This is a predicted structure of a 1367-nucleotide RNA (small-subunit ribosomal RNA) from an uncultured bacterium. Its Rfam family is "Bacterial small subunit ribosomal RNA". The coordinates come from a structure-prediction model, not an experiment, and the mean pLDDT is 84.
RNA sequence: AGAGUUUGAUCCUGGCUCAGGACGAACGCUGGCGGCGUGCUUAACACAUGCAAGUCGAACGGAGGUAUUUAUUUCGGUAGAUAUCUUAGUGGCGAACGGGGGAGUAACGCGUGAGGAACCUGACCCACAGAGGGGGAUAACACCUGGAAACGGGUGCUAAUACCGCAUAAGACCACAGUGCCGCAUGGCACAGGGGUCAAAGGAGCAAUCCGCUUUGGGAGGGGCUCGCGUCUGAUUAGCUAGUUGGUGAGGUAACGGCUCACCAAGGCGACGAUCAGUAGCCGACCUGAGAGGGUGAACGGCCACACUGGAACUGAGACACGGUCCAGACUCCUACGGGAGGCAGCAGUGGGGAAUAUUGCGCAAUGGGCGCAAGCCUGACCCAGCAACGCCGCGUGAGGGAAGAAGGCUUUCGGGUUGUAAACCUCUGUCCUUGGUGACGAAACAAAUGACGGUAGCCAAGGAGGAAGCCCCGGCUAACUACGUGCCAGCAGCCGCGGUAAUACGUAGGGGGCGAGCGUUGUCCGGAAUUACUGGGCGUAAAGGGUGCGUAGGCGGUUUAUUAAGUUGGAUGUGAAAUACCCGGGCUUAACUUGGGAGGUGCAUCCAAAACUGGUAGACUUGGAGUGCAGGAGAGGUAAGUGGAAUUCCUAGUGUAGCGGUGAAAUGCGUAGAUAUUAGGAGGAACACCAGUGGCGAAGGCGACUUACUGGACUGUAACUGACACUGAGGCACGAAAGCGUGGGGAGCAAACAGGAUUAGAUACCCUGGUAGUCCACGCGGUAAACGAUGAAUACUAGGUGUUGGAGAAAUUCAGUGCUGCAUGCCGCAGUUAACACAAUAAGUAUUCCGCCUGGGGAGUACGGCCGCAAGAUUAAAACUCAAAGGAAUUGACGGGGACCCGCACAAGCAGCGGAGCAUGUGGUUUAAUUCGAAGCAACGCGAAGAACCUUACCAGGUCUUGACAUACCGCGCAAGGCCCUGGAGACAGGGAGAUCUUUCGGGGCAGAUAGACAGGUGGUGCAUGGUUGUCGUCAGCUCGUGUCGUGAGAUGUUGGGUUAAGUCCCGCAACGAGCGCAACCCUUAUCUUUAGUUACCAUCAUUUGGGGACUCUAGAGAGACUGCCGGUGACAAACCGGAGGAAGGUGGGGAUGACGUCAAAUCAUCAUGCCCCUUAUGACUUGGGCUACACACGUACUACAAUGGCGUAUACAGAGAGAACGCGAAGUGGCGACAUGGAGCAAACCUCACAAAGUACGUCUCAGUUCAGAUUGAAGUCUGCAACUCGACUUCAUGAAGGCGGAAUCGCUAGUAAUCGCGGAUCAGCAUGCCGCGGUGAAUACGUUCUCGGGCCUUGUACAAACCG
Repeated sequence: AGAGUUUGAUCCUGGCUCAGGACGAACGCUGGCGGCGUGCUUAACACAUGCAAGUCGAACGGAGGUAUUUAUUUCGGUAGAUAUCUUAGUGGCGAACGGGGGAGUAACGCGUGAGGAACCUGACCCACAGAGGGGGAUAACACCUGGAAACGGGUGCUAAUACCGCAUAAGACCACAGUGCCGCAUGGCACAGGGGUCAAAGGAGCAAUCCGCUUUGGGAGGGGCUCGCGUCUGAUUAGCUAGUUGGUGAGGUAACGGCUCACCAAGGCGACGAUCAGUAGCCGACCUGAGAGGGUGAACGGCCACACUGGAACUGAGACACGGUCCAGACUCCUACGGGAGGCAGCAGUGGGGAAUAUUGCGCAAUGGGCGCAAGCCUGACCCAGCAACGCCGCGUGAGGGAAGAAGGCUUUCGGGUUGUAAACCUCUGUCCUUGGUGACGAAACAAAUGACGGUAGCCAAGGAGGAAGCCCCGGCUAACUACGUGCCAGCAGCCGCGGUAAUACGUAGGGGGCGAGCGUUGUCCGGAAUUACUGGGCGUAAAGGGUGCGUAGGCGGUUUAUUAAGUUGGAUGUGAAAUACCCGGGCUUAACUUGGGAGGUGCAUCCAAAACUGGUAGACUUGGAGUGCAGGAGAGGUAAGUGGAAUUCCUAGUGUAGCGGUGAAAUGCGUAGAUAUUAGGAGGAACACCAGUGGCGAAGGCGACUUACUGGACUGUAACUGACACUGAGGCACGAAAGCGUGGGGAGCAAACAGGAUUAGAUACCCUGGUAGUCCACGCGGUAAACGAUGAAUACUAGGUGUUGGAGAAAUUCAGUGCUGCAUGCCGCAGUUAACACAAUAAGUAUUCCGCCUGGGGAGUACGGCCGCAAGAUUAAAACUCAAAGGAAUUGACGGGGACCCGCACAAGCAGCGGAGCAUGUGGUUUAAUUCGAAGCAACGCGAAGAACCUUACCAGGUCUUGACAUACCGCGCAAGGCCCUGGAGACAGGGAGAUCUUUCGGGGCAGAUAGACAGGUGGUGCAUGGUUGUCGUCAGCUCGUGUCGUGAGAUGUUGGGUUAAGUCCCGCAACGAGCGCAACCCUUAUCUUUAGUUACCAUCAUUUGGGGACUCUAGAGAGACUGCCGGUGACAAACCGGAGGAAGGUGGGGAUGACGUCAAAUCAUCAUGCCCCUUAUGACUUGGGCUACACACGUACUACAAUGGCGUAUACAGAGAGAACGCGAAGUGGCGACAUGGAGCAAACCUCACAAAGUACGUCUCAGUUCAGAUUGAAGUCUGCAACUCGACUUCAUGAAGGCGGAAUCGCUAGUAAUCGCGGAUCAGCAUGCCGCGGUGAAUACGUUCUCGGGCCUUGUACAAACCG
């Protein structure tokens, strides 16, 4: 000293939370010793029992005991004397201290500082003077007597330091009167005069003497009283007070005083907070804090108040009295029922309450107190001990060595790592501990005696590592990490937040971190919190400027002179108790603790001094603040009266005829009873077009036709007058839009409510037709608005630029205009400010004065109370509870039924389809033993699957196997293994038989079988743990970086802008300059040409069945060609675009491959790989059969059609690209109507084969029909593949001949060799394509254009979205 938490990220505001310290603490776990402290915070609740205040015989009379002794004696005793002891009573002193708890008290109670000229004071100290002589009683005691008791009553006797007269007496007191001195008023002090009043006690001792007694004065210490200042919260408590405030007189008190009383007056207190209500003992101090402050008032110390509750007085120096009295009350106890007793908030202790707080201990040895001459007695004050980790402090639980880095635990990538020098083991030590011995200080006087603690502390000796470590935490804040278990469960949590199958956050373990005889938790206080801001905050938008003005109290205030000294400053004095805290020392072994000295103590009071500033007093000043006068011009400023025209509506009359009106479109409505339209006349109310302007006026609200009357303010000029008269302004008063309320008018238009018509899923709305309050006027009420510039008023200062309105002066001028000055009103902009946006002389800048207001969000501007109002309501204004946020500004995205620009078969223009039928195929659903699994908008659905009869196959049923169908390693063994035959079986498999020895570099290798444990195996789960691969936006033109610059920052710039492009393509400009991934190009193919070469290709003159040629086609190598290169125009002279020439091809020539940063937790654990979890005689493996092919239905994608641009028949022409020996392609020929069979030539292919291309062309036929269209379905007979076509293959022939006549809403593809149409080939494959991938043939139509739909790009704007509008 800060940190976490609002957001995708940022800055700010703002709350919540944490880290620190403290405690009379409590609770949980744990617990060795000692020292010093502390220990009912709750029930001022109730208390059993014991103790806590007595003492004096040297005040007094008795009584009793003991000892000695005298007299007497009935020998029992009785009566005395002396000494001594005890003490009930009288008397004295004390009991008012000490000890306790804090109920009450908001007060002169406390603190601090003063006053007393308004007071008291026992014992103590000093001083002066004195004590003469008398008297009468009364307890005790005796007797009688009442009562249960407590406690009395009567009669009689007696003493005193008990009580009472008398004497004496002082300037002690009282009244009278005098002098001097003094004082802040009353007055005080000293001295002198006469008059009056008032004292006393003795005791001890042989004595000296001592202790007492009385009066007076003084002192010390103590106390009562008064005053200044300070001392909690609430105004949702604003008025309180009759002894109240004062006076006179009297009483009372130690003393002043309404303290009390009589009379008189009507005062006194209060927004500087009275009264009332709530809470509370106050302080030194303690805790915290850098301090200022904030909190507390345990222990120790000072003061106060209290003593069961309330009241009262007595005694006394002192009390209205904790362990006294009386009365009342509640409670408890005793009782003979008549009556009595009691007060732990003293020390122990008990019950109760409570989270919670100790022994019915020892001693007066010390310190202190009471009494006493003293000895001494008393002392739960006190000193000690006991209990409690309650706190602070100190010590220990061992020290050194010790690596086989032991065992065990945990973990692991299985190699190891870690626990860890830790342990074991070796060598030591003895603090605490145990035992024994010794043994204090505290004790002072006074020679002696005297110690509760205590045989304690300390010291010595011996013994033995032996008896002594836990608690919390480990996601971030915050130091410290792994494994297992659990699976939004159990649980954790101070805040943020963890936990839904890989949890460093739960539980456990290992390890680690922190502290340590303690550690955590809870509670409370301060801090951090500048989060109440005096130090030290704010109010345009985050919470916060009153709606506006006038003005009271208050606050604050121009220049100058003199004075004063209240504030202010300096000095001095007193005080600020001790303890505490701080500094320097001392004593306990150290520390805690304790102790000596010092400094400080911000405060209060008094005195002295200063006079700058503020204040006070007196005076002046003139202007510079403010105001008045005079002279002017401007203005929707206000109030009242009058006047005007346009328009709407209504009425009357005319013309005129079928509609009008209204809307997105309509309807309700009006109209043939004559509307709308139009003309003329009239009525009535309201508002004032143009002018009109970020123009004017006003304090704000607000003010708009014209005229008149009355009237407020501002401005300009002048400088005659006043002379600080100023500013602000709590309360108060006034004004205050619209709506609303009351009374009375008025009512044309408009128009809440209401009615109807539409819209809509609905439409209590938006739209339409009507329409009442109201809007208007007068007089009242109300008092609120986003009453906003979301910005209180006033004053001064601080760069500029440019407008507008009104005014003034001067130069100059015909005018227009230019320059200067100040008021008002705008914009831009510097410094500065600000979180940013922004503000910026009209400040949100720099300063001053005054007022108002804010302190997290919600609850709530709400409830209750008060005040106001006719009401509606307004104003003032909480709490419980709840959340960890709520919020401001700006940034990047995304989104918008926002805007601008651009592109795309996106729309439009076209062509052909799909959606209807049948069938094929895929999917959903359903069914099933199983219908294996995956894919799900585009971007799943002829998709994985380039081909499920068995196999595939993962699914189901049955039958089997368990180191396994497959891999590695070890041990030993063998020469086989495979194959063949027979039997059983559905097969796997089981049994039997025959048969027989691979290779070698000679080491071995290969192969098979048995055993056990490692392990194999899994198409089991998780694509939300992953790699890899893929789809999609999208072949869209974007996505980023370095440096620089700007911004507090997130970020921006670059990448935006002007053009252009298919393109972030290029050019220009620009705080940017460059670069990367994308675009383009480089690659393949196709289109042209040249050249080279050429068989199996080609063939003209040849030639014929194998020669020849290199011309052509073709093949495949190399090259050329296209680059806006050339010309013209447009354009910024650029980039580029338009047109043209040449050219096979022209502006990326056509096509392909190529897919940026990223998005979708997109798809795939079933291609493969892989973490973790799961199964292990089964979720693995083998096998037979079945299923994946089911079928009321729904959807997608194809095929074939519905026919004449056609079907059928006959004849006939022209391709390209491919494939082929493994069970290949398979010719000619022959057979079959055909599928096909037979056959086997040729060909590992420019050679042979598949292989006839089809549409087309020519001719013929059909003639618009369910047909000579279409071909489903079904029957029969076959062919082929294959162990095997039943479930479940393809094909052929004959027969059968279904739906279907161009397809609703909706919807898909395509811009040229494209669509459409026609056939051919290939992969997979034993067989099985209408699918997929390729190939060529024939070969169109249309595009005006970008308003709209969809998707995308760039810029901009709004946002309360960021899981991002499916919000």